[in-house]
């Protein structure tokens, strides 16, 4: 340096609940706790899922629609920590 593996964890992340904030919503950020995670770091490229403000149809009800969201749904890309072989 490369490949493979994950028993421990110096150190790291944080489902869900709670406080406050942002957003039309989905959801995101934030405080405390901690379900879990060896890429649960980053990127919406592919598939999936959620939402439907705006737009389209419509008398209305409603339906469709991502340029919104999800990387802790899967695949892919990219960078990287510790220990062992």
């Nucleotide at each position: 340096c490369a490949u493979c593996a994950g028993a421990a964890a110096c150190g790291g992340c944080a489902a869900g609940g709670u406080u406050c904030u942002u957003g039309a919503a989905a959801a995101a950020g934030u405080u405390c706790c901690a379900c879990g995670c060896a890429a649960a770091g980053c990127c919406a490229c592919c598939g999936g899922u959620c939402u439907a403000a705006g737009g389209a149809u419509a008398u209305a009800a409603a339906u469709c629609u991502a340029a919104g969201a999800u990387a802790g749904c899967g695949g892919g890309g990219u960078c990287g920590c510790c220990u062992g072989a």

The prediction has a mean pLDDT of 83. This is a predicted structure of an 85-nucleotide RNA (c-di-GMP-I riboswitch aptamer) from Thalassotalea sp. LPB0316. NCBI's taxonomy places the organism under Bacteria, Pseudomonadota, Alteromonadales, Colwelliaceae, Thalassotalea.